[in-house]
RNA sequence: CCGCGCUAAGCGGGGAGCUGGCGAUGCCCUGAACCUGCGAUCGCCUAGCAGGGCCUAGAUCCCCGCCUGAGGCGGCCCGGGUUCGGUGGAAACCGGUGCGGUCGGCGUUGAGGGUCCGGUCUCGGGCAAUGGGGCUCCGUGAACCGUGUCAGGACCGGGAGGUAGCAGCACUAAGCGGAUUACCCCAUGUGCUGUCGAGGUAGCCGGGCCGGAGCCGACGGCCGGGAGUUCGCCGGGUUCGAGUCCGUCGAAGGCGGGGUGCGCGG
Numbered sequence: 001c002c003g004c005g006c007u008a009a010g011c012g013g014g015g016a017g018c019u020g021g022c023g024a025u026g027c028c029c030u031g032a033a034c035c036u037g038c039g040a041u042c043g044c045c046u047a048g049c050a051g052g053g054c055c056u057a058g059a060u061c062c063c064c065g066c067c068u069g070a071g072g073c074g075g076c077c078c079g080g081g082u083u084c085g086g087u088g089g090a091a092a093c094c095g096g097u098g099c100g101g102u103c104g105g106c107g108u109u110g111a112g113g114g115u116c117c118g119g120u121c122u123c124g125g126g127c128a129a130u131g132g133g134g135c136u137c138c139g140u141g142a143a144c145c146g147u148g149u150c151a152g153g154a155c156c157g158g159g160a161g162g163u164a165g166c167a168g169c170a171c172u173a174a175g176c177g178g179a180u181u182a183c184c185c186c187a188u189g190u191g192c193u194g195u196c197g198a199g200g201u202a203g204c205c206g207g208g209c210c211g212g213a214g215c216c217g218a219c220g221g222c223c224g225g226g227a228g229u230u231c232g233c234c235g236g237g238u239u240c241g242a243g244u245c246c247g248u249c250g251a252a253g254g255c256g257g258g259g260u261g262c263g264c265g266g
Stems, first nucleotide, its partner, number of pairs: 001266006010054002012030004021045001022043003034052005061259008071249005076243001078241011093226002096223001098222002101219006113210008121199005126192003129188006136179005146171004154163003
């Protein structure tokens, strides 16, 4: 160095996530990536486990360096949605009445204002009304336990006579029903224009006096105020999207370098 046989290795890897951490199942990316079983849960914890198979040591094996680089994650910037806070605030809305305008009404038969009196108000009484009760009147009203009279019958007695007493009749109590002019008591979401006393009196109403020219309403304009809707601006949270950006992990590919066992025979 060649041939045959065997064995190590290989038959995928990575990202986020899960987990105290790790590996794997599940998700995503890459990729030529053996078969069956197990798993949001498994595990004999540096490694998926169990069983079966393929292939092979200058190779589809292992290690190192450089370049390209799918994709993931984080940050930053930008944009959209949503929510919260702050701020500004048109038109419209709601008050204010300050100014001036138009129209209408009241006013020298006296406006607004001032002052006085009375009412409206509160408390107590009075009167009335209404309701209830009482008094009064009428009727009714007791098997016995109310009154009177008590037929019959009962009891006592030799008799005369006496005793209690049912039904009936008459009367009455409580109760029930009715009337109630007047009288008494109680009550009231009642009335008093013209009932009395005390208090109060802002406003309103009526009247007297003073004084002498304004007063009221509607509409629209200007002014000022309130509320804060649609909206604008600023900031925060959350979510979605995008980025030639930054950081990080990085499949895969390319290039270069290094390493790789045992037996038999020639």
Molecule: Bacterial large signal recognition particle RNA
Organism: Actinomycetota bacterium